This is a predicted structure of a 73-nucleotide RNA (transfer RNA) from Pycnococcus provasolii. The source organism's lineage runs through Eukaryota, Viridiplantae, Pseudoscourfieldiophyceae, Pycnococcaceae and Pycnococcus. Its Rfam family is "tRNA". It is annotated as a transfer RNA. RNAcentral holds the sequence, with entries from ENA. Model confidence (mean pLDDT): 82 of 100.
């Protein structure tokens, strides 16, 4: 340089091929306990990497950019 594959909660991944964004871990609160751990309850926490286009409707499709890994040269 060229080709694909990949970015979602602090982390690790869902979302059944376009219809209300969830799950465990963690953090923080409450209760348990003399106190921590553990065990439990709860709710919180996202412009779905950016930007734009389709569409009634987009984390899903398309085009561009940026970043990461891979193969090539």
């Nucleotide at each position: 340089g060229a080709u694909a594959g990949c970015g979602u909660a602090g982390c690790a991944c869902a979302a059944u091929u376009g219809g209300u964004a969830g799950u465990g871990c963690g953090a923080c609160a409450g209760g348990c306990u003399c106190a921590u751990a553990a065990c439990u309850u709860g709710g919180a926490g996202g412009u779905u990497a950016a930007a734009g286009g389709u569409u009634c409707a987009a984390a899903u499709c398309c085009u561009u950019u940026c970043g990461c890994u891979a193969u090539u040269u």